Context: one part of a larger RNA
RNA sequence: GGACGAACGCUGGCGGCGUGCCUAAUGCAUGCAAGUCGCACGCGAGACUUCGGUCUCGAGUGGCGCACGGCUGAGGAACACGUGGGAACGUGCCCCUGGGUGGGGGAUAACGCCGCGAAAGCGGCGCUAAUCCCGCAUACGCUCGUGUAGCGAGGAAAGCGUGGCAACACGCGCCCAGGGAGCGGCCUGCGGCCCAUCAGGUGGUUGGUGGGGUAAUGGCCUACCAAGCCGGUGACGGGUAGCUGGUCUGAGAGGACAGACAGCCAGACUGGGACUGAGACACGGCCCAGACUCCUACGGGAGGCAGCAGCGGGGAAUAUUGCGCAAUGGGCGAAAGCCUGACGCAGCGACGCCGCGUGCGGGACGAAGGCCUUCGGGUUGUAAACCGCUUUCAGCAGGGACGAAGCGAAAGUGACGGUACCUGCAGAAGAAGGUCCGGCCAACUACGUGCCAGCAGCCGCGGUAAUACGUAGGGACCGAGCGUUGUCC
Numbered sequence: 001g002g003a004c005g006a007a008c009g010c011u012g013g014c015g016g017c018g019u020g021c022c023u024a025a026u027g028c029a030u031g032c033a034a035g036u037c038g039c040a041c042g043c044g045a046g047a048c049u050u051c052g053g054u055c056u057c058g059a060g061u062g063g064c065g066c067a068c069g070g071c072u073g074a075g076g077a078a079c080a081c082g083u084g085g086g087a088a089c090g091u092g093c094c095c096c097u098g099g100g101u102g103g104g105g106g107a108u109a110a111c112g113c114c115g116c117g118a119a120a121g122c123g124g125c126g127c128u129a130a131u132c133c134c135g136c137a138u139a140c141g142c143u144c145g146u147g148u149a150g151c152g153a154g155g156a157a158a159g160c161g162u163g164g165c166a167a168c169a170c171g172c173g174c175c176c177a178g179g180g181a182g183c184g185g186c187c188u189g190c191g192g193c194c195c196a197u198c199a200g201g202u203g204g205u206u207g208g209u210g211g212g213g214u215a216a217u218g219g220c221c222u223a224c225c226a227a228g229c230c231g232g233u234g235a236c237g238g239g240u241a242g243c244u245g246g247u248c249u250g251a252g253a254g255g256a257c258a259g260a261c262a263g264c265c266a267g268a269c270u271g272g273g274a275c276u277g278a279g280a281c282a283c284g285g286c287c288c289a290g291a292c293u294c295c296u297a298c299g300g301g302a303g304g305c306a307g308c309a310g311c312g313g314g315g316a317a318u319a320u321u322g323c324g325c326a327a328u329g330g331g332c333g334a335a336a337g338c339c340u341g342a343c344g345c346a347g348c349g350a351c352g353c354c355g356c357g358u359g360c361g362g363g364a365c366g367a368a369g370g371c372c373u374u375c376g377g378g379u380u381g382u383a384a385a386c387c388g389c390u391u392u393c394a395g396c397a398g399g400g401a402c403g404a405a406g407c408g409a410a411a412g413u414g415a416c417g418g419u420a421c422c423u424g425c426a427g428a429a430g431a432a433g434g435u436c437c438g439g440c441c442a443a444c445u446a447c448g449u450g451c452c453a454g455c456a457g458c459c460g461c462g463g464u465a466a467u468a469c470g471u472a473g474g475g476a477c478c479g480a481g482c483g484u485u486g487u488c489c
Base pairs, nucleotide, nucleotide: 001489002488003487004486006485007484008483009482010481013356014355015354016353017352018351019349020348021314026312027311028310030309031308032307035064036063037062040061041060043058044057045056046055047054048053071267072266073265081191082190083189084188085187086186089184090183091182094180095179096178097177098176099175100174101173102136104134105133106132111126112125113124114123115122116121142154143153144152145151146150159172160171161170162169163168193239194238195237200230201229202228205227206226207225208224209223210222211221212220242264243263244262245261246257247256248255249254269290270289271288272287273286292303293302294301295300320346322345323344324343328342329340330339331338332337359389360388361387362386369380370379371378372377393430395425396424397423398422399421403416406413407412433478434477435476436475437474438459439458440457444473445472446471447470448469454461455460
């Protein structure tokens, strides 16, 4: 000198864009943050009805989603990450290709009746539907076996909507097999912290065989066999730490950092476990244990903000219990649409960067006042007054968007927002401070003080003429900021 997620002191007019718990991964009141589908299904209530039915709502069965999105950085020195390879794998929704969708059976919630419980909830009996569940048929592409042009065995499916009297057609689905895209699991070369005041470490340990397990390789697991394996090119141990794209600095080499944004990883009160599922060992799912909080009729129950706001606490310090789904994106749905604290916006903070303003021109051998003075004068200073002019920004009034090439049959439909922007009006009118002035380092005098009070980044100032302390006048430098502190280069 530059930089900052900054803080502190003094000061503070406007706007745009960003950004804002770095500390206690501390504890949390309240609200919201994941639902949706009646074009899978039965039931109940209501509305309309041409009495055929149609529509709306509700809980339930079923399907898809809830593994995304959002948050955090605790842990982890590891194939966690980055980069380059690899073989023994999986894949819902999407795309392409081939084929199929035949015929039967069954259960159960809702509901009804009865009962238990303070509650959370639970039990018994009975009824019922389906795109729920189960046989049978078909399959030779799939799996397994085999004596491999083949043969044997095993293994599927679901319907709904529209039109039609129907046959049937179309659409959305369903099943089998193959391929793709995207995504994911696994292995591996290389790369990136400190301590040797950590020197030896290791028993599933290292390898093999058989078996198990997995989507899949593997000592992942198990039995047996062998005795290996790692280490001064730092094993093992300890400390610290999420990694990266990047960011800051620097001429570069390098050094430091990892907040915002983006990719990956890890975590969801603490520890453990599995279930469901294409996918989880699952933040707003389940079970067990523990700590904590709450309810209780004392028998027993409920909870998890490292989601968005918000509260307590900690701290030098970090925001609204806001608006909207209009846009973008996501889930479900044929669609209308519903949900979405993702997101889009608004609010607060000079926290940062950038832009703008606080006026412009004229105006004296130079007012007053202040300060200094050698008492002549000097300086503040064209500064003010005064004259002329302008009107950005803020203010008031009128007009007023783009974002919607979307959605909807049409009417219509924008949170931001009566905002931006445009036009008009009034009047210099509402808008300047901070630090410093001994040298480094740009800017000097007077008074006060008298090694006191104080200053200070280093050198150092102050003990009676202090440009170094305090005040004033003047000056220097920045300017809606200026200084201080902390940290990095």

Small-subunit ribosomal RNA, 5' domain from an uncultured bacterium, 489 nucleotides, folded computationally.
The coordinates come from a structure-prediction model, not an experiment, and the mean pLDDT is 90.
Rfam family: Bacterial small subunit ribosomal RNA. Its family is annotated with ribosome and structural constituent of ribosome in the Gene Ontology.